[in-house]
RNA sequence: CGAGUAAGCCAGACAAUCGCUGCUGCAAUUUGCAGGAGAGGAAAGUCCGAGCUCCAUAGGGCAGGGUGCCGGGUAACUCCCGGUCAAGGCGACUUGAAGGAAAGUGCAACAGAGAUAUACCGCCAUUUUAUAAUGGUAAGGGUGGAAAGGCGAGGUAAGAGCUCACCAGCGCAUUGGCGACUUUGCGGCUAUGUAAACCCCAUCUGGAGCAAGAUCAAAUAGGGAAGCGUUUUGGAGUGGCCCGCUCUGCUUCCGGGUAGCAUCGCUUGAAUCUUAUGGUAACAUAAGGUCUAGAUAGAUGAUUGUCGAAUACAGAACUCGGCUUACAGGUUUAGUCGUCCA
Numbered sequence: 001c002g003a004g005u006a007a008g009c010c011a012g013a014c015a016a017u018c019g020c021u022g023c024u025g026c027a028a029u030u031u032g033c034a035g036g037a038g039a040g041g042a043a044a045g046u047c048c049g050a051g052c053u054c055c056a057u058a059g060g061g062c063a064g065g066g067u068g069c070c071g072g073g074u075a076a077c078u079c080c081c082g083g084u085c086a087a088g089g090c091g092a093c094u095u096g097a098a099g100g101a102a103a104g105u106g107c108a109a110c111a112g113a114g115a116u117a118u119a120c121c122g123c124c125a126u127u128u129u130a131u132a133a134u135g136g137u138a139a140g141g142g143u144g145g146a147a148a149g150g151c152g153a154g155g156u157a158a159g160a161g162c163u164c165a166c167c168a169g170c171g172c173a174u175u176g177g178c179g180a181c182u183u184u185g186c187g188g189c190u191a192u193g194u195a196a197a198c199c200c201c202a203u204c205u206g207g208a209g210c211a212a213g214a215u216c217a218a219a220u221a222g223g224g225a226a227g228c229g230u231u232u233u234g235g236a237g238u239g240g241c242c243c244g245c246u247c248u249g250c251u252u253c254c255g256g257g258u259a260g261c262a263u264c265g266c267u268u269g270a271a272u273c274u275u276a277u278g279g280u281a282a283c284a285u286a287a288g289g290u291c292u293a294g295a296u297a298g299a300u301g302a303u304u305g306u307c308g309a310a311u312a313c314a315g316a317a318c319u320c321g322g323c324u325u326a327c328a329g330g331u332u333u334a335g336u337c338g339u340c341c342a
Base pairs, nucleotide, nucleotide: 001338002337003336005334006333007332008331009330010329012307013306014305015304016303017302018301020038021037023035024034025033026032027031040313044324045323047322048321049320050319051318052209053208054207055206059243060242061241062240064205065204066203067202068201069083070082071081072080073079084098085096086095087094088093099200100199104198105197106194107193108192120141121140122137123136124135125134126133149167150166152164153163154162168190170187171186172185173184176181213264214263215262216260223254224253225252226251227250228249234248235247236246237245269291271290272289273288274287275286276285277284278283
């Protein structure tokens, strides 16, 4: 200097004028004045997990569903941190749907002789004038994603883990580790893959959701019909079934009246910043600061000046922790590889 990797930050700032919305204070009821504040790193997707509200006094089990290497973090999680193994990469690093095939069932089309096991071609031996036939073989060829562990040598009539060396798998022992795993040695010679197929194992798990729900105001005709039932029988109770528990009627249809654009929920949060301590880290503890939209047909816009890289993706609707997706431009730190110079 170039190429690439990982983790962040900004994504407009300041000033003035006018305009919009909430809050606070003073006045005062057409409202006025003053002060402060006013969309995001993803507000997006609605994918996980919770807080909160209701069923509701709400327990146990089955089915169903989620997770799936180990150890930690967290309110919790399919998230985060640190490791192990596998795959990819020269590397920094990235990705992983990463338990079990010896509990069982299923599937592996087509091609091919044969896909839980075979002999099509070939090789060798015997016989024959020759062909044909018989026996041996699974190393070579072909088919295929996959063909009796791989590769090389010896050996053999030709061959084969038949034997040997090096690997992989499996079994036994052994070193290190909390553990996943790993080091080393020995052994017979080894019939595949698939559980993102059913399944088995371990572990977790009520449901519905702010259009949840609570309160005030207003109004009414509780009128008619049908079904189960009046015995603790039955009926009802926020996913399904059973048991338990609670309550005592419940369900459906027709018809009539009222319902404010009401108030609360609604923003102080498992929040955020700084410092110290502990920890590899995620994070935890302690001390001290900061307050930062609450709309409800839905508010933050326009102009000017300066700086400047200022433009991309794009607008809160109960709140928070993550993940995923979109994204122009700029900038910081730490590794890796290549080239050149010293």
Bacterial RNase P class A from Clostridium acetobutylicum, 342 nucleotides, folded computationally. Its mean pLDDT, the model's own confidence on a scale to 100, is 76. Taxonomically the source falls in Clostridium (Bacteria, Bacillati, Bacillota, Clostridiaceae). It matches the Rfam family "Bacterial RNase P class A". Rfam links the family to the GO terms dimeric ribonuclease P complex, ribonuclease P activity and tRNA processing. Rfam's curators write: Ribonuclease P (RNase P) is a ubiquitous endoribonuclease, found in archaea, bacteria and eukarya as well as chloroplasts and mitochondria. A source record names the gene rnpB.